[in-house]
């Protein structure tokens, strides 16, 4: 120093202010917010990956673990630079599911979750 494993901690932000209306943080003016890992250069819109939804197998007797699918923006345009959909500068564009006057932002759920990252340690090289 490295691998496989245990174990502990960490691990997600946001509608100010106004308009309708009986009632909307849900409409309408406008205001916030952006999980992890990669990536010759730093990402919500690039490649994956996870939750969340469905399926399907396995065990047990309702929950567990394993596999698949499906989940948004298919950002542009100008600079700088060897290099950048990643920095800068302007312009758009996304935000599951249930509940309620139609929800990225309010209440729920495994949200005290997962990707992963950070320490410790046994064993092996």
């Nucleotide at each position: 120093g490295u691998u496989c494993g245990u174990c502990u901690u960490c691990a997600g932000g946001g509608c100010a202010g106004g308009g309708u209306g009986a009632a909307a943080u849900u409409c309408c003016c406008g205001a916030c917010c952006g999980g992890c890992g990669g990536u010759g250069a730093u990402a919500g819109c690039c490649c994956g990956c996870a939750a969340c939804u469905c399926u399907c197998c396995a065990u047990c007797u309702g929950a567990u673990g394993g596999g698949g699918a499906u989940u948004g923006a298919u950002c542009u345009u100008g600079g700088u630079g060897a290099a950048a959909u990643u920095c800068c500068a302007a312009g758009g564009c996304c935000g599951a599911c249930a509940g309620u006057a139609a929800a990225g932002u309010c209440u729920g759920g495994u949200a005290u979750a997962a990707a992963g990252a950070a320490g410790a340690u046994u064993g092996g090289c």
This is a predicted structure of a 125-nucleotide RNA (FMN riboswitch aptamer (RFN element)) from Furfurilactobacillus rossiae DSM 15814. Its Rfam family is "FMN riboswitch aptamer (RFN element)". Rfam's curators write: The RFN element is a highly conserved domain that is found frequently in the 5'-untranslated regions of prokaryotic mRNAs that encode for flavin mononucleotide (FMN) biosynthesis and transport proteins. RNAcentral holds the sequence, with entries from Rfam and Ribocentre. The coordinates come from a structure-prediction model, not an experiment, and the mean pLDDT is 76. The model forms 100% of the base pairs in the Rfam consensus. Taxonomically the source falls in Furfurilactobacillus rossiae (Bacteria, Bacillota, Bacilli, Furfurilactobacillus).